Annotation: A computed fold for a 73-nucleotide RNA from a Clostridiales bacterium, annotated as transfer RNA. The sequence was found in a public genome assembly. Its mean pLDDT, the model's own confidence on a scale to 100, is 81. Its Rfam family is "tRNA". By type it is a transfer RNA. NCBI's taxonomy places the organism under Bacteria, Bacillati, Bacillota, Clostridia, Eubacteriales.
[in-house]
RNA sequence: GCGGCUUUAGCUCAUCUGGUAGAGCGCAACCUUGCCAAGGUUGAGGUAGCGAGUUCGAGCCUCGUAAGCCGCU
Repeated sequence: GCGGCUUUAGCUCAUCUGGUAGAGCGCAACCUUGCCAAGGUUGAGGUAGCGAGUUCGAGCCUCGUAAGCCGCU
RNA backbone atom coordinates (compact mmCIF):
# COMPACT_ATOMS: atom_id res chain seq x y z
P G A 1 -0.77 3.55 3.52
O5' G A 1 -0.84 2.73 2.31
C5' G A 1 -0.69 3.32 1.01
C4' G A 1 -0.69 2.24 0.00
C3' G A 1 -1.93 1.37 0.00
O3' G A 1 -2.97 1.94 -0.78
C1' G A 1 0.00 0.00 0.00
P C A 2 -4.48 1.58 -0.47
O5' C A 2 -4.61 0.05 -0.91
C5' C A 2 -4.52 -0.31 -2.29
C4' C A 2 -4.76 -1.79 -2.44
C3' C A 2 -5.99 -2.34 -1.75
O3' C A 2 -7.18 -2.12 -2.51
C1' C A 2 -4.17 -3.73 -1.26
P G A 3 -8.57 -2.01 -1.78
O5' G A 3 -8.84 -3.51 -1.30
C5' G A 3 -9.06 -4.52 -2.27
C4' G A 3 -9.21 -5.86 -1.59
C3' G A 3 -10.26 -5.94 -0.49
O3' G A 3 -11.58 -6.08 -1.01
C1' G A 3 -8.28 -7.00 0.23
P G A 4 -12.79 -5.62 -0.13
O5' G A 4 -12.88 -6.76 1.01
C5' G A 4 -13.18 -8.10 0.66
C4' G A 4 -13.10 -8.99 1.88
C3' G A 4 -13.94 -8.56 3.07
O3' G A 4 -15.29 -8.96 2.93
C1' G A 4 -11.77 -9.14 3.81
P C A 5 -16.44 -8.14 3.69
O5' C A 5 -16.26 -8.56 5.22
C5' C A 5 -16.48 -9.89 5.65
C4' C A 5 -16.09 -10.06 7.10
C3' C A 5 -16.75 -9.10 8.07
O3' C A 5 -18.05 -9.53 8.46
C1' C A 5 -14.46 -9.19 8.51
P U A 6 -19.13 -8.46 8.90
O5' U A 6 -18.60 -7.99 10.31
C5' U A 6 -18.55 -8.87 11.41
C4' U A 6 -17.88 -8.21 12.60
C3' U A 6 -18.53 -6.92 13.09
O3' U A 6 -19.60 -7.19 13.98
C1' U A 6 -16.19 -6.63 12.93
P U A 7 -20.78 -6.08 14.09
O5' U A 7 -20.12 -4.83 14.84
C5' U A 7 -19.76 -4.90 16.26
C4' U A 7 -19.11 -3.56 16.63
C3' U A 7 -20.06 -2.34 16.59
O3' U A 7 -20.32 -1.81 17.88
C1' U A 7 -18.01 -1.93 15.43
P U A 8 -20.95 -2.58 19.04
O5' U A 8 -22.49 -2.25 18.80
C5' U A 8 -22.91 -0.89 18.65
C4' U A 8 -24.42 -0.81 18.73
C3' U A 8 -25.02 -1.45 19.98
O3' U A 8 -25.02 -0.56 21.09
C1' U A 8 -26.17 -2.23 18.07
P A A 9 -24.48 -1.11 22.41
O5' A A 9 -25.71 -0.88 23.44
C5' A A 9 -25.88 0.37 24.18
C4' A A 9 -26.74 0.09 25.40
C3' A A 9 -26.05 -0.69 26.51
O3' A A 9 -25.72 0.18 27.58
C1' A A 9 -28.27 -1.40 26.12
P G A 10 -24.52 1.02 27.66
O5' G A 10 -23.74 0.27 28.83
C5' G A 10 -22.50 0.80 29.34
C4' G A 10 -21.89 -0.24 30.26
C3' G A 10 -21.63 -1.56 29.55
O3' G A 10 -20.34 -1.57 28.96
C1' G A 10 -22.85 -1.96 31.54
P C A 11 -20.11 -2.26 27.54
O5' C A 11 -20.08 -3.81 27.89
C5' C A 11 -18.99 -4.36 28.65
C4' C A 11 -19.22 -5.84 28.85
C3' C A 11 -19.49 -6.64 27.58
O3' C A 11 -18.29 -7.01 26.93
C1' C A 11 -21.10 -7.19 29.22
P U A 12 -18.32 -7.31 25.33
O5' U A 12 -19.21 -8.62 25.21
C5' U A 12 -18.74 -9.88 25.74
C4' U A 12 -19.71 -10.97 25.36
C3' U A 12 -20.16 -10.99 23.90
O3' U A 12 -19.21 -11.61 23.07
C1' U A 12 -22.04 -11.23 25.31
P C A 13 -19.28 -11.38 21.46
O5' C A 13 -20.70 -11.96 21.10
C5' C A 13 -21.48 -11.40 20.08
C4' C A 13 -22.89 -11.90 20.21
C3' C A 13 -23.80 -11.54 19.04
O3' C A 13 -23.63 -12.50 18.01
C1' C A 13 -24.90 -11.08 21.08
P A A 14 -24.25 -12.18 16.56
O5' A A 14 -25.80 -12.38 16.85
C5' A A 14 -26.77 -11.83 16.00
C4' A A 14 -28.14 -12.16 16.52
C3' A A 14 -29.25 -11.65 15.63
O3' A A 14 -29.50 -12.59 14.59
C1' A A 14 -29.70 -11.03 17.87
P U A 15 -29.49 -12.06 13.09
O5' U A 15 -30.69 -10.98 13.09
C5' U A 15 -32.01 -11.36 13.48
C4' U A 15 -32.84 -10.11 13.62
C3' U A 15 -32.79 -9.15 12.43
O3' U A 15 -33.73 -9.56 11.44
C1' U A 15 -32.53 -7.94 14.44
P C A 16 -33.36 -9.54 9.88
O5' C A 16 -32.36 -10.77 9.66
C5' C A 16 -31.19 -10.67 8.84
C4' C A 16 -31.32 -11.58 7.64
C3' C A 16 -32.51 -11.25 6.72
O3' C A 16 -32.12 -10.31 5.71
C1' C A 16 -32.57 -13.52 7.27
P U A 17 -32.25 -8.81 5.98
O5' U A 17 -33.18 -8.34 4.83
C5' U A 17 -32.60 -7.50 3.80
C4' U A 17 -33.07 -7.97 2.45
C3' U A 17 -34.32 -7.27 1.95
O3' U A 17 -33.96 -6.02 1.36
C1' U A 17 -34.40 -9.61 1.46
P G A 18 -34.81 -4.78 1.82
O5' G A 18 -35.21 -4.93 3.35
C5' G A 18 -34.44 -4.49 4.40
C4' G A 18 -34.96 -3.20 5.01
C3' G A 18 -36.47 -3.07 5.24
O3' G A 18 -36.68 -3.42 6.59
C1' G A 18 -35.49 -1.07 4.33
P G A 19 -38.02 -3.75 7.32
O5' G A 19 -38.64 -2.34 7.69
C5' G A 19 -38.18 -1.56 8.79
C4' G A 19 -39.22 -0.51 9.04
C3' G A 19 -40.43 -1.05 9.84
O3' G A 19 -40.26 -0.48 11.14
C1' G A 19 -41.04 0.19 7.85
P U A 20 -41.17 -0.76 12.32
O5' U A 20 -40.51 0.38 13.25
C5' U A 20 -39.16 0.80 12.98
C4' U A 20 -38.91 2.16 13.59
C3' U A 20 -39.05 2.25 15.09
O3' U A 20 -37.90 1.73 15.73
C1' U A 20 -39.90 4.22 14.05
P A A 21 -37.91 1.83 17.36
O5' A A 21 -37.35 0.41 17.81
C5' A A 21 -37.75 -0.79 17.14
C4' A A 21 -36.76 -1.89 17.46
C3' A A 21 -36.65 -2.18 18.97
O3' A A 21 -37.61 -3.16 19.29
C1' A A 21 -34.49 -2.01 18.00
P G A 22 -38.39 -3.08 20.73
O5' G A 22 -38.29 -4.60 21.21
C5' G A 22 -37.44 -4.97 22.26
C4' G A 22 -36.82 -6.31 21.97
C3' G A 22 -36.06 -6.92 23.13
O3' G A 22 -36.97 -7.59 24.01
C1' G A 22 -34.76 -7.07 21.18
P A A 23 -36.53 -7.87 25.52
O5' A A 23 -35.58 -9.14 25.37
C5' A A 23 -36.12 -10.36 24.86
C4' A A 23 -35.01 -11.42 24.77
C3' A A 23 -34.21 -11.62 26.04
O3' A A 23 -34.89 -12.50 26.93
C1' A A 23 -32.74 -11.44 24.21
P G A 24 -34.60 -12.38 28.52
O5' G A 24 -33.14 -13.01 28.70
C5' G A 24 -32.92 -14.39 28.47
C4' G A 24 -31.43 -14.68 28.59
C3' G A 24 -30.77 -14.16 29.86
O3' G A 24 -30.97 -15.03 30.96
C1' G A 24 -29.46 -13.57 27.99
P C A 25 -31.15 -14.39 32.43
O5' C A 25 -29.70 -13.80 32.75
C5' C A 25 -28.59 -14.68 32.92
C4' C A 25 -27.29 -13.89 32.99
C3' C A 25 -27.25 -12.78 34.05
O3' C A 25 -26.98 -13.27 35.34
C1' C A 25 -26.39 -11.96 32.01
P G A 26 -27.60 -12.51 36.59
O5' G A 26 -26.99 -11.03 36.53
C5' G A 26 -25.59 -10.82 36.73
C4' G A 26 -25.24 -9.37 36.47
C3' G A 26 -26.02 -8.34 37.29
O3' G A 26 -25.48 -8.19 38.60
C1' G A 26 -25.97 -7.66 35.04
P C A 27 -26.46 -7.77 39.79
O5' C A 27 -27.01 -6.34 39.38
C5' C A 27 -26.12 -5.21 39.33
C4' C A 27 -26.91 -3.94 39.02
C3' C A 27 -28.13 -3.71 39.88
O3' C A 27 -27.78 -3.14 41.14
C1' C A 27 -28.70 -3.35 37.62
P A A 28 -28.73 -3.45 42.41
O5' A A 28 -30.06 -2.62 42.13
C5' A A 28 -30.02 -1.20 42.16
C4' A A 28 -31.43 -0.64 41.92
C3' A A 28 -32.52 -1.26 42.78
O3' A A 28 -32.58 -0.65 44.06
C1' A A 28 -33.22 -1.20 40.53
P A A 29 -33.20 -1.49 45.30
O5' A A 29 -34.77 -1.49 45.03
C5' A A 29 -35.51 -0.27 45.08
C4' A A 29 -36.93 -0.51 44.64
C3' A A 29 -37.66 -1.63 45.39
O3' A A 29 -38.18 -1.21 46.64
C1' A A 29 -38.01 -1.87 43.07
P C A 30 -38.33 -2.27 47.84
O5' C A 30 -39.56 -3.17 47.38
C5' C A 30 -40.86 -2.61 47.23
C4' C A 30 -41.77 -3.58 46.51
C3' C A 30 -41.93 -4.95 47.14
O3' C A 30 -42.87 -4.95 48.20
C1' C A 30 -41.56 -5.19 44.82
P C A 31 -42.81 -6.09 49.34
O5' C A 31 -43.26 -7.40 48.55
C5' C A 31 -44.58 -7.53 48.06
C4' C A 31 -44.77 -8.90 47.42
C3' C A 31 -44.35 -10.08 48.30
O3' C A 31 -45.38 -10.42 49.22
C1' C A 31 -43.52 -10.36 46.12
P U A 32 -44.98 -11.07 50.63
O5' U A 32 -44.35 -12.47 50.23
C5' U A 32 -45.18 -13.50 49.70
C4' U A 32 -44.33 -14.72 49.33
C3' U A 32 -43.43 -15.21 50.46
O3' U A 32 -44.15 -16.05 51.35
C1' U A 32 -42.21 -15.10 48.42
P U A 33 -44.00 -15.80 52.91
O5' U A 33 -42.48 -16.19 53.20
C5' U A 33 -42.07 -17.56 53.14
C4' U A 33 -40.62 -17.67 53.55
C3' U A 33 -40.24 -16.96 54.83
O3' U A 33 -40.55 -17.76 55.97
C1' U A 33 -38.64 -16.49 53.16
P G A 34 -41.20 -17.02 57.28
O5' G A 34 -40.11 -15.99 57.73
C5' G A 34 -40.43 -14.88 58.60
C4' G A 34 -39.18 -14.43 59.32
C3' G A 34 -37.96 -14.21 58.44
O3' G A 34 -37.98 -12.89 57.90
C1' G A 34 -37.37 -15.57 60.27
P C A 35 -37.45 -12.69 56.38
O5' C A 35 -35.88 -12.85 56.52
C5' C A 35 -35.10 -11.86 57.17
C4' C A 35 -33.63 -12.26 57.16
C3' C A 35 -33.06 -12.61 55.81
O3' C A 35 -32.67 -11.45 55.09
C1' C A 35 -32.44 -14.27 57.33
P C A 36 -32.72 -11.49 53.47
O5' C A 36 -31.56 -12.52 53.10
C5' C A 36 -30.20 -12.17 53.35
C4' C A 36 -29.31 -13.33 52.99
C3' C A 36 -29.44 -13.86 51.57
O3' C A 36 -28.72 -13.08 50.65
C1' C A 36 -29.39 -15.67 53.08
P A A 37 -29.25 -12.96 49.13
O5' A A 37 -29.13 -14.44 48.58
C5' A A 37 -27.86 -15.05 48.38
C4' A A 37 -28.03 -16.51 48.03
C3' A A 37 -28.91 -16.81 46.84
O3' A A 37 -28.20 -16.70 45.63
C1' A A 37 -29.58 -18.18 48.62
P A A 38 -28.98 -16.21 44.32
O5' A A 38 -30.09 -17.33 44.09
C5' A A 38 -29.72 -18.65 43.70
C4' A A 38 -30.95 -19.54 43.70
C3' A A 38 -32.10 -19.04 42.84
O3' A A 38 -31.96 -19.37 41.47
C1' A A 38 -32.91 -19.67 44.96
P G A 39 -32.62 -18.39 40.37
O5' G A 39 -34.19 -18.46 40.64
C5' G A 39 -34.91 -19.69 40.46
C4' G A 39 -36.35 -19.51 40.85
C3' G A 39 -37.08 -18.36 40.17
O3' G A 39 -37.52 -18.68 38.86
C1' G A 39 -37.55 -18.33 42.48
P G A 40 -37.70 -17.52 37.81
O5' G A 40 -39.00 -16.74 38.32
C5' G A 40 -40.27 -17.41 38.37
C4' G A 40 -41.31 -16.47 38.92
C3' G A 40 -41.43 -15.15 38.21
O3' G A 40 -42.23 -15.24 37.03
C1' G A 40 -41.40 -14.79 40.53
P U A 41 -42.04 -14.17 35.90
O5' U A 41 -42.64 -12.83 36.47
C5' U A 41 -44.04 -12.73 36.74
C4' U A 41 -44.36 -11.36 37.32
C3' U A 41 -43.84 -10.18 36.50
O3' U A 41 -44.69 -9.86 35.40
C1' U A 41 -43.32 -9.84 38.77
P U A 42 -44.11 -9.09 34.16
O5' U A 42 -43.76 -7.65 34.69
C5' U A 42 -44.79 -6.77 35.13
C4' U A 42 -44.20 -5.56 35.80
C3' U A 42 -43.23 -4.74 34.96
O3' U A 42 -43.90 -3.86 34.05
C1' U A 42 -42.33 -5.04 37.12
P G A 43 -43.12 -3.34 32.77
O5' G A 43 -41.98 -2.43 33.36
C5' G A 43 -42.30 -1.25 34.13
C4' G A 43 -41.04 -0.65 34.71
C3' G A 43 -39.97 -0.23 33.72
O3' G A 43 -40.26 1.03 33.16
C1' G A 43 -38.97 -1.35 35.56
P A A 44 -39.51 1.49 31.82
O5' A A 44 -38.07 1.97 32.33
C5' A A 44 -37.95 3.06 33.23
C4' A A 44 -36.50 3.20 33.66
C3' A A 44 -35.51 3.34 32.52
O3' A A 44 -35.42 4.69 32.08
C1' A A 44 -34.73 1.74 34.07
P G A 45 -35.24 5.01 30.54
O5' G A 45 -33.83 4.34 30.23
C5' G A 45 -32.64 4.83 30.85
C4' G A 45 -31.47 3.93 30.49
C3' G A 45 -31.31 3.67 29.02
O3' G A 45 -30.62 4.73 28.38
C1' G A 45 -31.13 1.63 30.22
P G A 46 -31.27 5.47 27.10
O5' G A 46 -30.47 4.79 25.88
C5' G A 46 -29.04 4.85 25.86
C4' G A 46 -28.53 4.10 24.65
C3' G A 46 -29.05 4.61 23.32
O3' G A 46 -28.31 5.72 22.88
C1' G A 46 -29.05 2.25 23.36
P U A 47 -29.12 6.94 22.17
O5' U A 47 -29.55 6.32 20.78
C5' U A 47 -28.66 5.50 20.03
C4' U A 47 -29.26 5.24 18.67
C3' U A 47 -29.15 6.42 17.72
O3' U A 47 -27.82 6.41 17.14
C1' U A 47 -31.35 5.56 17.71
P A A 48 -27.52 6.26 15.66
O5' A A 48 -26.35 5.16 15.52
C5' A A 48 -25.75 4.57 16.68
C4' A A 48 -25.82 3.06 16.59
C3' A A 48 -25.32 2.51 15.25
O3' A A 48 -23.98 2.11 15.52
C1' A A 48 -27.28 1.39 16.07
P G A 49 -23.00 1.63 14.45
O5' G A 49 -21.65 2.23 15.06
C5' G A 49 -21.48 2.21 16.51
C4' G A 49 -20.36 3.19 16.86
C3' G A 49 -20.53 4.56 16.21
O3' G A 49 -21.33 5.40 17.02
C1' G A 49 -18.34 3.74 15.81
P C A 50 -22.32 6.47 16.34
O5' C A 50 -21.33 7.48 15.62
C5' C A 50 -20.51 8.36 16.39
C4' C A 50 -19.69 9.22 15.46
C3' C A 50 -20.47 9.92 14.34
O3' C A 50 -21.12 11.09 14.79
C1' C A 50 -18.54 8.92 13.43
P G A 51 -22.45 11.57 14.06
O5' G A 51 -21.97 12.04 12.63
C5' G A 51 -21.16 13.21 12.48
C4' G A 51 -20.80 13.41 11.01
C3' G A 51 -21.93 13.44 10.02
O3' G A 51 -22.60 14.68 9.98
C1' G A 51 -20.17 12.13 9.16
P A A 52 -24.14 14.72 9.48
O5' A A 52 -24.05 14.37 7.93
C5' A A 52 -23.51 15.31 7.01
C4' A A 52 -23.34 14.71 5.64
C3' A A 52 -24.60 14.25 4.92
O3' A A 52 -25.30 15.32 4.30
C1' A A 52 -22.90 12.63 4.66
P G A 53 -26.87 15.09 3.94
O5' G A 53 -26.84 13.99 2.77
C5' G A 53 -26.24 14.31 1.51
C4' G A 53 -26.30 13.12 0.59
C3' G A 53 -27.67 12.57 0.26
O3' G A 53 -28.30 13.31 -0.77
C1' G A 53 -26.20 10.78 0.74
P U A 54 -29.93 13.23 -0.90
O5' U A 54 -30.22 11.72 -1.34
C5' U A 54 -29.85 11.26 -2.63
C4' U A 54 -30.33 9.85 -2.82
C3' U A 54 -31.80 9.62 -2.53
O3' U A 54 -32.61 9.95 -3.64
C1' U A 54 -30.49 7.93 -1.51
P U A 55 -33.97 10.77 -3.41
O5' U A 55 -34.87 9.76 -2.58
C5' U A 55 -35.33 8.54 -3.16
C4' U A 55 -36.02 7.70 -2.13
C3' U A 55 -37.11 8.41 -1.33
O3' U A 55 -38.33 8.47 -2.04
C1' U A 55 -35.73 7.13 0.11
P C A 56 -39.20 9.85 -2.00
O5' C A 56 -39.79 9.83 -0.51
C5' C A 56 -40.37 11.02 0.03
C4' C A 56 -41.00 10.69 1.37
C3' C A 56 -40.11 9.96 2.35
O3' C A 56 -39.28 10.86 3.07
C1' C A 56 -42.18 8.86 2.23
P G A 57 -37.75 10.43 3.28
O5' G A 57 -37.84 9.19 4.28
C5' G A 57 -38.32 9.37 5.63
C4' G A 57 -38.51 8.00 6.27
C3' G A 57 -37.26 7.12 6.31
O3' G A 57 -36.46 7.45 7.44
C1' G A 57 -39.11 5.85 5.58
P A A 58 -34.89 7.31 7.30
O5' A A 58 -34.67 5.73 7.24
C5' A A 58 -34.87 4.86 8.38
C4' A A 58 -33.72 3.88 8.47
C3' A A 58 -32.39 4.57 8.70
O3' A A 58 -32.08 4.79 10.09
C1' A A 58 -32.26 3.00 6.88
P G A 59 -32.19 3.54 11.24
O5' G A 59 -30.96 2.57 10.99
C5' G A 59 -29.69 2.85 11.62
C4' G A 59 -28.83 1.60 11.66
C3' G A 59 -28.74 0.86 10.34
O3' G A 59 -27.69 1.39 9.55
C1' G A 59 -29.23 -0.67 12.08
P C A 60 -27.97 1.60 7.96
O5' C A 60 -28.38 0.13 7.46
C5' C A 60 -27.38 -0.91 7.35
C4' C A 60 -28.08 -2.16 6.85
C3' C A 60 -28.92 -1.93 5.58
O3' C A 60 -28.17 -2.12 4.37
C1' C A 60 -30.16 -3.12 7.20
P C A 61 -26.87 -2.92 4.11
O5' C A 61 -26.61 -2.59 2.56
C5' C A 61 -27.57 -2.94 1.58
C4' C A 61 -27.72 -1.84 0.55
C3' C A 61 -26.53 -0.91 0.39
O3' C A 61 -25.53 -1.51 -0.45
C1' C A 61 -28.50 0.38 0.49
P U A 62 -24.00 -1.09 -0.26
O5' U A 62 -23.93 0.40 -0.78
C5' U A 62 -24.09 0.69 -2.19
C4' U A 62 -23.82 2.15 -2.44
C3' U A 62 -22.53 2.69 -1.85
O3' U A 62 -21.41 2.40 -2.66
C1' U A 62 -24.30 4.17 -1.36
P C A 63 -19.97 2.27 -2.03
O5' C A 63 -19.62 3.79 -1.64
C5' C A 63 -19.40 4.76 -2.68
C4' C A 63 -19.11 6.11 -2.08
C3' C A 63 -18.02 6.15 -1.02
O3' C A 63 -16.72 6.15 -1.59
C1' C A 63 -19.87 7.38 -0.26
P G A 64 -15.50 5.54 -0.76
O5' G A 64 -15.26 6.64 0.37
C5' G A 64 -14.88 7.97 0.00
C4' G A 64 -14.92 8.89 1.22
C3' G A 64 -14.08 8.44 2.41
O3' G A 64 -12.72 8.77 2.25
C1' G A 64 -16.21 9.15 3.14
P U A 65 -11.62 7.84 2.92
O5' U A 65 -11.83 8.09 4.48
C5' U A 65 -11.60 9.40 5.05
C4' U A 65 -12.07 9.41 6.50
C3' U A 65 -11.46 8.35 7.39
O3' U A 65 -10.18 8.71 7.88
C1' U A 65 -13.80 8.42 7.72
P A A 66 -9.20 7.55 8.39
O5' A A 66 -9.80 7.19 9.83
C5' A A 66 -9.74 8.15 10.89
C4' A A 66 -10.30 7.54 12.16
C3' A A 66 -9.70 6.19 12.56
O3' A A 66 -8.46 6.36 13.22
C1' A A 66 -12.05 6.10 12.73
P A A 67 -7.43 5.14 13.22
O5' A A 67 -8.10 4.04 14.20
C5' A A 67 -8.24 4.30 15.58
C4' A A 67 -9.02 3.18 16.24
C3' A A 67 -8.45 1.79 15.99
O3' A A 67 -7.38 1.48 16.85
C1' A A 67 -10.80 1.78 15.66
P G A 68 -6.31 0.39 16.37
O5' G A 68 -7.10 -1.00 16.52
C5' G A 68 -7.49 -1.46 17.81
C4' G A 68 -8.32 -2.72 17.67
C3' G A 68 -7.69 -3.85 16.86
O3' G A 68 -6.76 -4.59 17.62
C1' G A 68 -9.94 -3.58 16.20
P C A 69 -5.57 -5.35 16.85
O5' C A 69 -6.29 -6.55 16.11
C5' C A 69 -6.92 -7.59 16.85
C4' C A 69 -7.63 -8.55 15.92
C3' C A 69 -6.79 -9.13 14.81
O3' C A 69 -5.98 -10.21 15.22
C1' C A 69 -8.87 -8.44 13.95
P C A 70 -4.66 -10.57 14.40
O5' C A 70 -5.21 -11.15 13.02
C5' C A 70 -5.91 -12.38 12.99
C4' C A 70 -6.35 -12.69 11.57
C3' C A 70 -5.28 -12.65 10.50
O3' C A 70 -4.46 -13.80 10.47
C1' C A 70 -7.20 -11.55 9.72
P G A 71 -2.98 -13.74 9.89
O5' G A 71 -3.19 -13.56 8.33
C5' G A 71 -3.76 -14.60 7.56
C4' G A 71 -4.06 -14.12 6.16
C3' G A 71 -2.90 -13.61 5.34
O3' G A 71 -2.13 -14.66 4.77
C1' G A 71 -4.72 -12.15 5.09
P C A 72 -0.60 -14.37 4.31
O5' C A 72 -0.76 -13.40 3.06
C5' C A 72 -1.36 -13.86 1.85
C4' C A 72 -1.35 -12.76 0.81
C3' C A 72 0.01 -12.14 0.54
O3' C A 72 0.78 -12.91 -0.37
C1' C A 72 -1.61 -10.44 0.78
P U A 73 2.37 -12.78 -0.36
O5' U A 73 2.66 -11.32 -0.89
C5' U A 73 2.33 -10.98 -2.26
C4' U A 73 2.61 -9.51 -2.49
C3' U A 73 4.02 -9.06 -2.13
O3' U A 73 4.97 -9.35 -3.15
C1' U A 73 2.44 -7.51 -1.28